[in-house]
Context: one part of a larger RNA
RNA sequence: CUGGGUGUAAAGGGAGCGUAGACGGAAUGGCAAGUCUGAUGUGAAAGGCCGGGGCUCAACCCCGGGACUGCAUUGGAAACUGUCAAUCUAGAGUACCGGAGGGGUAAGUGGAAUUCCUAGUGUAGCGGUGAAAUGCGUAGAGAUAGGGAGGAACACCAGUGGCGAAGGCGGCCUACUGGGCUUUAACUGACGCUGAGGCACGAAAGCGUGGGUAGCAAACAGGAUUAGAUACCCUGGUAGUCCACGCUGUAAACGAUGAUUACUAGGUGUGGGGGGUCUGACCCCUUCCGUGCCGGAGUUAACACAAUAAGUAAUCCACCUGGGGAGUACGACCGCAAGGUUGAAACUC
Numbered sequence: 001c002u003g004g005g006u007g008u009a010a011a012g013g014g015a016g017c018g019u020a021g022a023c024g025g026a027a028u029g030g031c032a033a034g035u036c037u038g039a040u041g042u043g044a045a046a047g048g049c050c051g052g053g054g055c056u057c058a059a060c061c062c063c064g065g066g067a068c069u070g071c072a073u074u075g076g077a078a079a080c081u082g083u084c085a086a087u088c089u090a091g092a093g094u095a096c097c098g099g100a101g102g103g104g105u106a107a108g109u110g111g112a113a114u115u116c117c118u119a120g121u122g123u124a125g126c127g128g129u130g131a132a133a134u135g136c137g138u139a140g141a142g143a144u145a146g147g148g149a150g151g152a153a154c155a156c157c158a159g160u161g162g163c164g165a166a167g168g169c170g171g172c173c174u175a176c177u178g179g180g181c182u183u184u185a186a187c188u189g190a191c192g193c194u195g196a197g198g199c200a201c202g203a204a205a206g207c208g209u210g211g212g213u214a215g216c217a218a219a220c221a222g223g224a225u226u227a228g229a230u231a232c233c234c235u236g237g238u239a240g241u242c243c244a245c246g247c248u249g250u251a252a253a254c255g256a257u258g259a260u261u262a263c264u265a266g267g268u269g270u271g272g273g274g275g276g277u278c279u280g281a282c283c284c285c286u287u288c289c290g291u292g293c294c295g296g297a298g299u300u301a302a303c304a305c306a307a308u309a310a311g312u313a314a315u316c317c318a319c320c321u322g323g324g325g326a327g328u329a330c331g332a333c334c335g336c337a338a339g340g341u342u343g344a345a346a347c348u349c
Base pairs, nucleotide, nucleotide: 003321004320005319006318007303008302012317014201016199017198021194023192025088026087028085029084030083031082033081034080035077036076037075038074039073040072041071042070049065050064051063052062053061054060091191092188093187094186095184098181103177104176105175106174108172109171110154115149116148117147118146120144121143125136126135162169163168206247207246208245209244210243211242215241216240220236221235222234223233258316259315260314261313262312263311266294267293268292269291270290271289272288273287274286275285276284298305299304322349323348324347331342332341333340334339
């Protein structure tokens, strides 16, 4: 390389949109590039293969056959691929009706709680721990009730419940706005699927500039613990956490399971729709979309998966190929930096 693989053994890109490319529904006609077939030419000789023969055999040599699976020219076939023309509606999309939602962005607003300030009552403790101490307090703390300030987060509802491509999204209200679902089957008529590069998105931490800072809290300081304690525990506490704009581009970015399509026993919850039965919002039957559990065939090394497949198939992309060295070095690209992406070898087992 081929092959075989990628839930847990090495291996699914963090996730989308989409370019080239690859692949692609039904029926009709044409063409004949691929495809199939006939003919002709060529495919040197030697060698190789098969059958004979000559050196005493063999190596070696000679003869014949076949092969040289190719290329070119030309005659034909038209199922499949391709292409052209015209057509269809089952894929895909549009439209109408209906309805769910923490989907997104921006502005506003509410209550509980923590902290601080103020003033009232009140007096000796408070706080903290395994036990303590540092710390706070007679300059009146803690407790309690009133007023005020400010920041951050939204108890209950809350649910293997909802929405989103993923990251993620949760008080309430308003504006703007994306997507999905059901029903109808009016319209378009294959417009599809995947997607190397590319573009935009992407938790937390971190970075830049400017704000903000209640609580929490890396670093740091102190108190304990201990043989020591650069920790675990305690008292404090700065970056940060929050906002705006810009950067970074990584995570056990996980379902450790790429996307799309079709098919393949059942049972039982739950969320959103449609249809039917019914007096009925109940129940029941049925159907579509989502989300769980159990389970058969099948698959699997086993665990397990099992219509939300890890089953049976198809198309496309990504990735793997013993452990360490190493996600390192070097180079390149990106970044303000931190660093990221790409990514070896020697050596060693």
Source information:
The part of an RNA shown here (small-subunit ribosomal RNA, central domain) has 349 nucleotides and comes from an uncultured bacterium. The full RNA is in RNAcentral, with records from Greengenes.